[in-house]
């Protein structure tokens, strides 16, 4: 160099034909407990890698870049 992937809440992942972004687990707080854990409530946290384009609307479609990961010479 040329190919194919993957990139979403602190992690690990979902996210249906394009139609206001969720789970689990952690984490805060409160309840029970002498404490703690465990258990139950209840919150909080995301410009969906970057930058542009299609569109009334884009995680989701199209371009390029960046980072990991493979496979070819």
């Nucleotide at each position: 160099g040329g190919g194919c992937g993957u990139a979403u809440a602190g992690u690990u992942c979902a996210g249906u034909u394009g139609g206001u972004a969720g789970a689990a687990c952690a984490c805060u707080a409160a309840a029970c407990u002498u404490u703690u854990a465990a258990u139950u409530u209840a919150g909080g946290a995301g410009u969906c890698g970057c930058a542009g384009g299609u569109u009334c609307a884009a995680g989701u479609c199209c371009u390029g870049c960046u980072a990991c990961a493979c496979c070819c010479a």